[in-house]
RNA sequence: AUGAUGGUUGGGGGAGAGACCUUAUUUUAAGGCGCCGAAGGAGAAAACUCUUUGUGAAACUUUCAGGCAAAAGAACCACAGCCGGACU
Numbered sequence: 001a002u003g004a005u006g007g008u009u010g011g012g013g014g015a016g017a018g019a020c021c022u023u024a025u026u027u028u029a030a031g032g033c034g035c036c037g038a039a040g041g042a043g044a045a046a047a048c049u050c051u052u053u054g055u056g057a058a059a060c061u062u063u064c065a066g067g068c069a070a071a072a073g074a075a076c077c078a079c080a081g082c083c084g085g086a087c088u
Base pairs, nucleotide, nucleotide: 006083007082008081009080010079012077013076018033020032021031022030023029024028034068035067036066040064041062042061043060047055048054
């Protein structure tokens, strides 16, 4: 079960932080200083435990990565499908 948790696709909404400086000039790159947290990654509290250097979450922390006009991306949310098949 007129389909749960979960996964996936589509479009929609979706914050933050220098249109910074120098060089080159291919609009992108290199170097420098200052920042952001909601892609991703990493960390481990209570508790449990075989008592151990074990298991253990996040929107918390970290800024490795990513980002700091616009664009793109974006956790998360609802909607519309698909997968799946019982929990929430």
Glycine riboswitch aptamer from a Negativicutes bacterium, 88 nucleotides, folded computationally. The source organism's lineage runs through Bacteria, Bacillati, Bacillota and Negativicutes.